[in-house]
RNA sequence: GCGGGGUUGGUUUAAUGGUAAAACGUCAGCCUUCCAAGCUGAAGAUACGGGUUCGAUUCCCGUACCCCGCU
Repeated sequence: GCGGGGUUGGUUUAAUGGUAAAACGUCAGCCUUCCAAGCUGAAGAUACGGGUUCGAUUCCCGUACCCCGCU
C1' cells in the first nucleotide's frame, strides 16, 4: 500500500428499515437486629461525519480505532 471483518449504557451480548432489549454492575426503596442474599423501581448506549429513505443500529460513501490476511 491492497483486501476482509469488527465498533451498541460501566462490562458482556441482542435487535436483517418502524418506540434500541436483556444479564451483570451502579443508585434508591423494601425486607433483615446488622451484613449478604432476595424483591421493586430508576439512571445510563448505537465510534465520528455525510448520503438514500416518510423513517437508518440496520442500506451506501468517507474518516478514526481494533483484529486477520496479502504484498